[in-house]
Molecule: Guanidine-I riboswitch aptamer
Organism: soil metagenome
RNA sequence: AUGUGCGUCUAGGGUUCCGGCCUGUCAUUCAAACAGGUGUCUGGUCCGAGAGAGGCAGUCCGGGCGCGUGAUGAAUCCGCCCGGAUACACGGCGGGACAAAAGCCCGGGAGA
Numbered sequence: 001a002u003g004u005g006c007g008u009c010u011a012g013g014g015u016u017c018c019g020g021c022c023u024g025u026c027a028u029u030c031a032a033a034c035a036g037g038u039g040u041c042u043g044g045u046c047c048g049a050g051a052g053a054g055g056c057a058g059u060c061c062g063g064g065c066g067c068g069u070g071a072u073g074a075a076u077c078c079g080c081c082c083g084g085a086u087a088c089a090c091g092g093c094g095g096g097a098c099a100a101a102a103g104c105c106c107g108g109g110a111g112a
Stems, first nucleotide, its partner, number of pairs: 004057003008053002012047002017044002019041001020038006058086009088108001090111001094106003
């Protein structure tokens, strides 16, 4: 000095939309439609992890190949292939966004 980026999924999250449930209106009745309420409604859409899973890429290390010189060899740069590494990680209060909330963001923060 670096210890990375982007998707997918899950833990989790609320209530814009869909649906469920309740109430009301209209009709002889039922149904449908409309309006309101309800997330202490299992759900679908949606949000979603630094310390969760996994994928692709990046970076670093080792090995190999290619490139180019009059020839040979070596090296740098550049490109490709194979293998390996990418550790560790307790964490408030409070604030912010979207409809709203959250393990999201502030934040690997303040602290320990």